The RNA shown here (transfer RNA) has 77 nucleotides and comes from a Candidatus Limnocylindrales bacterium. It matches the Rfam family "tRNA". Rfam links the family to the GO term triplet codon-amino acid adaptor activity. Lineage of the source: Bacteria > Bacillati > Chloroflexota > Candidatus Limnocylindria > Candidatus Limnocylindrales.
RNA sequence: CGGGGUGUGGCGUAGCCUGGUAACGCACGCGCUUUGGGAGCGCGAGAUCGUCGGUUCAAAUCCGACCGCCCCGACCA
Numbered sequence: 001c002g003g004g005g006u007g008u009g010g011c012g013u014a015g016c017c018u019g020g021u022a023a024c025g026c027a028c029g030c031g032c033u034u035u036g037g038g039a040g041c042g043c044g045a046g047a048u049c050g051u052c053g054g055u056u057c058a059a060a061u062c063c064g065a066c067c068g069c070c071c072c073g074a075c076c077a
Base pairs, nucleotide, nucleotide: 001073002072003071004070005069006068007067010026011025012024013023020057028044029043030042031041032040050066051065052064053063054062
């Protein structure tokens, strides 16, 4: 330098192809249960989706540029 993959709550993932209320597990908070803890059950908080721009009535999703990470190739030594 070229090609490919990837980025979504604290963590791990789904949702993207086919635009329309961002979901699940763990973790966290509260309550019930227990002498207490753990486990179990119930409830709750938490992500404007890597950044910027474009298309659209409407973008995590489509388009463009850029950034981070991973893989492959090329070049130099």